The prediction has a mean pLDDT of 81. The RNA shown here (c-di-GMP-I riboswitch aptamer) has 89 nucleotides and comes from Fictibacillus barbaricus.

[in-house]
RNA sequence: UGUUAUUAAGGGCAAACUAGUUGAAAAACUGGGACGCAAAGCUAUGGGCCUAAAGUAUGGUGAACAUACAAUGGCAGCCGGUUGCCAAA
Numbered sequence: 001u002g003u004u005a006u007u008a009a010g011g012g013c014a015a016a017c018u019a020g021u022u023g024a025a026a027a028a029c030u031g032g033g034a035c036g037c038a039a040a041g042c043u044a045u046g047g048g049c050c051u052a053a054a055g056u057a058u059g060g061u062g063a064a065c066a067u068a069c070a071a072u073g074g075c076a077g078c079c080g081g082u083u084g085c086c087a088a089a
Base pairs, nucleotide, nucleotide: 006089007088012037013036017032018031019030020029021028022027035077041082042081043080046079047078048075049074050073055069056068057067058066059065
């Protein structure tokens, strides 16, 4: 200096739930809160998942409305990709 399994110290993140705000929704942000996390950092150009306002199609004379399709909306705490901190034995 590097690698590896396990444990140590310091520091880090923060699920559910909850209050407020934004949004059509999915969801996000802020505060509280900790289930967990060694990448729970970054990436939505790959796969996957969620939502369907506008749009299109169908039904409807039409409007209202209903159903279907489908991201241009989201999820990185699903996989993948990528970068990487402290550090004792």

The model forms 95% of the base pairs in the Rfam consensus. The sequence was found by an Rfam model in a public genome assembly. It matches the Rfam family "c-di-GMP-I riboswitch aptamer". Its family is annotated with cyclic-di-GMP binding in the Gene Ontology.